Context: one part of a larger RNA
Molecule: large-subunit ribosomal RNA, domain I
Organism: Thalassospira alkalitolerans
This record gives sequence, structure tokens and C1' cells, in this order.
RNA sequence: GGCAUUUGGUGGAUGCCUUGGCGUUAAGAGGCGAUGAAAGACGUGGCACUCUGCGAUAAGCUACGGCGAGCCGAGAGCAGGCUUUGACCCGUAGAUUUCUGAAUGGGGAAACCCCACCCAAUAGGGUGAUCAUAACGUGAAUACAUAGCGUUAUGAGGCGAACCCGGGGAACUGAAACAUCUCAGUACCCGGAGGAAAGGACAUCAACAGAGACUCUGCUAGUAGCGGCGAGCGAACGCGGAUCAGGCCAGUGGCCUGUAUGUAAGAACCGGAACAAUCUGGAAAGGUUGGCCAUAGUGGGUGAUAGCCCCGUACGGGUAGAAAGCAUACAGGUCCUCGAGUAGGGCGGGACACGUGAAAUCCUGUCUGAACAUGGGGGGACCACCCUCCAAGCCUAAGUACUCCUUAACGACCGAUAGUGUACCAGUACCGUGAGGGAAAGGUGAAAAGCACCCCGAUAAGGGGAGUGAAAUAGUUCCUGAAACCGGAUGCCU
Repeated sequence: GGCAUUUGGUGGAUGCCUUGGCGUUAAGAGGCGAUGAAAGACGUGGCACUCUGCGAUAAGCUACGGCGAGCCGAGAGCAGGCUUUGACCCGUAGAUUUCUGAAUGGGGAAACCCCACCCAAUAGGGUGAUCAUAACGUGAAUACAUAGCGUUAUGAGGCGAACCCGGGGAACUGAAACAUCUCAGUACCCGGAGGAAAGGACAUCAACAGAGACUCUGCUAGUAGCGGCGAGCGAACGCGGAUCAGGCCAGUGGCCUGUAUGUAAGAACCGGAACAAUCUGGAAAGGUUGGCCAUAGUGGGUGAUAGCCCCGUACGGGUAGAAAGCAUACAGGUCCUCGAGUAGGGCGGGACACGUGAAAUCCUGUCUGAACAUGGGGGGACCACCCUCCAAGCCUAAGUACUCCUUAACGACCGAUAGUGUACCAGUACCGUGAGGGAAAGGUGAAAAGCACCCCGAUAAGGGGAGUGAAAUAGUUCCUGAAACCGGAUGCCU
């Protein structure tokens, strides 16, 4: 030095576990905000760094209800307290709620600076943004007036995950290049609303039979069509389902507001059955023997696997105040008539599955412009006949879409390189001027019983005894502890 066996170190795979995720279902909720939100800054504890809670009344204050023996949140302790005269905790309703932030008295480099007026008079409290609407006042050029200005009242403003409606609106891409076309009315921007939104009660379809608002959906059907007839785009009639609802514009009415009465649901919470012995073991819920309950044998915990130990579960009970909802009644307010610069037409665009086409239908920038039920629209150029409907006013639940959020439940979903980026003080540390990017990191034990005391050592680190424990090769770098990699011992070979 090599090989073999063995024993360690290092390392953190694997197994097991789960506090966290993912998905789905059913209910609920679908908003918060000038009565100052969302999001924050700074404070706040006897000691107080971080998280949580709270706001100068600051881990809290008040009232009512519930509960019934412990409590003063967590990491984490010491000191000191509270509590059966009912604490802590839970529910409901209030009070307080610094500063920033729409931020709104002015300013500003957010959490800071500065001002006026009123009340109080050492403290402190309040008001003062802008826009819109209404009323009142005032009031130019310019006489009347109007514009403007002021005061008061009411409202708005900002935030929020998706869903919805409207106004704008790409490109990469595909066409194997590319221009019409496609991607796509998508992404994105802006405005607006609601718990849904939109749409909606035939100037609709159909085809000589008739149907009967709208919305969503399975077919019809990748059909008819459209299309550099390329790539591609792509209906409707009709049939089947979901859900169903019709009203109003001068009157026995609708809508809005208010009042009164009634009413369902509904908080914390309460009751809630039934087991012992023995064996193994550190521990019994395991084995054995014999019982019991069950409208409860879903689930979780307890020193191993518990229907009968604990929490629960089935089932039953209880529930304040107010608002809102619904129903009925009453009162008040409001609502003027069948829809003309409309239908239609020309030019230019857009939407319709339909790219201008034979192009109907719908919308309209511009120019025009009817009829008046003895009338008008449509039936895919257009005309006649026929059929059908009545535009240019308004409202309308359900069926449909979505899930920032709450509750309950479930999973041939994951199990720490997985599952969310985050099981852990994570949108953190860290990176970037910035927009933005963005980690790693779980497990002692049933219980800290977390090694008193002694020894070596430097009053260390570390170790040896002793002790705890079932186990310490479970000793905080702690379950299991693979491999790579590095040693020790023994044997053989050189």
C1' cells in the first nucleotide's frame, strides 16, 4: 500500500408522522368607506426583543347573557397579583380608537410641518378640500338680463378575488413566405353596476300546419353557409331539458317612502347511553375471559390498536336586542297617453357564422327624409299575391356566471426536493436604482423527568463517572439514520 471482516465518524437518503397545502360538494355571505375604509407608521405589558391583541381609557373599558374554577396571549421566565361578592373565557350591544392613508384647512420627501375662526380660557374640543345637484343671496362687460361669485342642504370620491355590461383595442402567431384573412374583439387600458349582471313580454319566427317574452343548456352540426373558396371561420329553423310571469304610461292602478301589526329563521350555551378482571409490557386501548349501550360503531385524544376513559357524535333543548326579509292594513308622495328629425334613402364604416357579395336584417359619422291602422314593418336583392307582426316609451323574479371570504363535510389528492413561493415569525432573508425577482429552513421523550453531585480540563470546550428514562448509539447538531467520503482494529498478501 492492497484485499477481506469488523467497528466508528461524516452525511441526511429511506421509512413512519403532520400543524400546512390541493381539489370538490352543500349551505351562507357577496361588500367595506367622509360615523374616515383597505393598507400601514408609531406606540401600548412590572421587567418587553419579535409575533398576537389593543390605541394616550392602548394584551384593554362598560352593560347584558352564557359558563363554573381557575386566570394574568405565544416564544419563556422571574416578581407581583386577580378570582365562588363568579374571575379568565365565549356571545351580543356599546365606549375609546394616536398619526398616515380617498385624506378632505394649507403644504409635504406618507406616518411630518404650518395656519385661520368658534367654544373653552393652564389643558383641550370643534369647523375650514374638491366636484355634482337643489335652494337662497349677490352680481360684470351691458339697461333688463346672463356669465361669475358666495352661503346652506344633500350626494359623490377610495379600496376589494373573480364573475357582468359598456367605450377603446394590439402583436407575436397561423396561412409552412406575406398584404385580405387568422390570432381576436383575445391580451391590455378606461368607465360603470350588482349579488349577480345582461336580456326580456314579438314591428319575433314559421310556411299555408302553426309556434308564442328573455336567459342557460343537450342535439340539430362541424351541417347550411362564409372563405387570397387558402389557412381557417361557422350559424339558424326545429326537437329535448332547466326555470317559468307578466306588468305600466290619470286610477278599484303601478312605483317610492313612512307607520302599525304579525311572522319564519336565528348567538354563546345545556342535556346526552354503555366495562370489568386477568396476562404481556415502561405504559393497555393489545391477548384471554365474561358483560353492556346503540336514533350514538363519523372523528379526535389519552404512555401501543378504546362504541362503553375524555372531548365529542345521534337525538333533544335553549336563545337577548335590533336591523333586514316576508305578509297584511293605513297614510303621504309621484307617475300626462301608444312614442318624427323617427322609419326609410344616398355616401362612409361597423355588427350579424355571412370578407360587398345577388346581400336582406341591425347600429350610425354625414347629407336627407315618410305614412299615421283606409296606415306601417318583416318573410335574405327586388315585384305581386299571401301570411305574420305593430318600431321609434318604461319596469320585470327564476333558471345562468363567479368566489377575496364564513361554516360543515368529503377525497383510489400531496406528505417536507412533494403539497401553496411560504407546515417553521415568508412575500421574510437576500438580490435589483427601479419595475421586479425571491429562497433555505418540520420531528428528543409518554412526561423535561433537559443529566443534582464527583473527577480531568483554563472558573473553558469537550469528556469520564453518577443519576433520569423502556431506551441516552433518544442529551437539545436530539426518531429512523442508506450511499458517496474519512478513520480505527483484526486477518491475509506485498